[in-house]
RNA sequence: UGGGAUGCCCAUGCGGUCGCGUGCCGGAGAGAUCCGGCCCGAGGAACGUCCGGGCUCCACAGGGCACGAUGGUGGGUAACGCCCACCCGGGGUGACCCGAGAGCAAGUGCAGCAGAGAGCAGACCGCCGGCGGGGCUCAGGCCCGGUCGGCAAGGGUGAAACGGUGGUGUAAGAGACCACCAGUGGUCGUGGUGACACGGCCAGCUGGGCAAACCUCAUCGGGAGCAAGACCGAGCAGGAGGCGGGCGGCCCGUCCAUGCCUCCGGGUAGGUCGCUGGAGCGCGUCAGCGAUGGCGCGCCGAGAGAGAUGGCCGCACCCGGUCGGGGUCUUCCCGACCGGCGACAGAACCCGGCGUAUCGGGCAUCCCAUCCA
Numbered sequence: 001u002g003g004g005a006u007g008c009c010c011a012u013g014c015g016g017u018c019g020c021g022u023g024c025c026g027g028a029g030a031g032a033u034c035c036g037g038c039c040c041g042a043g044g045a046a047c048g049u050c051c052g053g054g055c056u057c058c059a060c061a062g063g064g065c066a067c068g069a070u071g072g073u074g075g076g077u078a079a080c081g082c083c084c085a086c087c088c089g090g091g092g093u094g095a096c097c098c099g100a101g102a103g104c105a106a107g108u109g110c111a112g113c114a115g116a117g118a119g120c121a122g123a124c125c126g127c128c129g130g131c132g133g134g135g136c137u138c139a140g141g142c143c144c145g146g147u148c149g150g151c152a153a154g155g156g157u158g159a160a161a162c163g164g165u166g167g168u169g170u171a172a173g174a175g176a177c178c179a180c181c182a183g184u185g186g187u188c189g190u191g192g193u194g195a196c197a198c199g200g201c202c203a204g205c206u207g208g209g210c211a212a213a214c215c216u217c218a219u220c221g222g223g224a225g226c227a228a229g230a231c232c233g234a235g236c237a238g239g240a241g242g243c244g245g246g247c248g249g250c251c252c253g254u255c256c257a258u259g260c261c262u263c264c265g266g267g268u269a270g271g272u273c274g275c276u277g278g279a280g281c282g283c284g285u286c287a288g289c290g291a292u293g294g295c296g297c298g299c300c301g302a303g304a305g306a307g308a309u310g311g312c313c314g315c316a317c318c319c320g321g322u323c324g325g326g327g328u329c330u331u332c333c334c335g336a337c338c339g340g341c342g343a344c345a346g347a348a349c350c351c352g353g354c355g356u357a358u359c360g361g362g363c364a365u366c367c368c369a370u371c372c373a
Stems, first nucleotide, its partner, number of pairs: 001369010012316007020041002023038006043344001047355002050353005055225004067221005072086005087101001088099004102216002107214002109210002124155002126151006133144004163181006182206002184203008229273004238264006244256004280299008317342001318340009
């Protein structure tokens, strides 16, 4: 200098002007409301609502079935399917990245092409043996095709052909047998908390893939969600009592009227709470490889009707292009002009994660290649 890997940060700024929402103050108004001023007013993902919790209500003896999720080990956490460290496997020259990473040797199931044969399979070419035929040759012998068997070493197909190499053996061959290597299983030892690693001995044991296929094993999971839920509560309807009119001289009673008044509980509209000070944020320090945790100091940052954060202008910044000048000359610096008006997206009970979207810019550490000293 070029190309990369990982982690993290910012998410345009200022001014003017016109507006929006809550709160407070002042004024007007009987009130609804209006006017003026001040403070505050979205995010790194507020998003998707995919996991995990807090909170609230309902349900709940115990056990099982079903369903769903998860699946190496150790740790972190309120908890997790998240995070950290490590192990194993795979990829990359490397920094580093990826892995639902238990069990296909319990059972069932699935699989395109090529190929003779693809699930405990198979013989196309080939190799070998027996029998018999034809041709050539004086002969030894050579060549051609047939039939019955043996074999799986070699060729060929395939992603994959039932461990590999060498030997013994054989008519030819084969883990059939032997040595070594690889794997698997058993056993013992060493190191590690552990996953696991390394090493010794034994056994010819050599079993294809897929479980985000059914399934098996282990662990975990009660349901609904702030429109949860709690309190207050018009009007209408309902219940109780009183008042009214007819029958009557009066009371009881009964009928009419369903009118007026009072009380009652449930509860609709509506109102209030829940509601934001919290597993909170910033800085420092200590413990720890780290995730994270302890301690100290400081700070308060939306809380809505289910609808509020914006528009315009100017300057600056950033990005792209063109031109001019300079330089240590593709890349850097300065200036002018034109353009982009500058991403993704917007709280609604609150947190912790994950995933996804994102114009651009910046920082730190590391890797590879090249050059110079």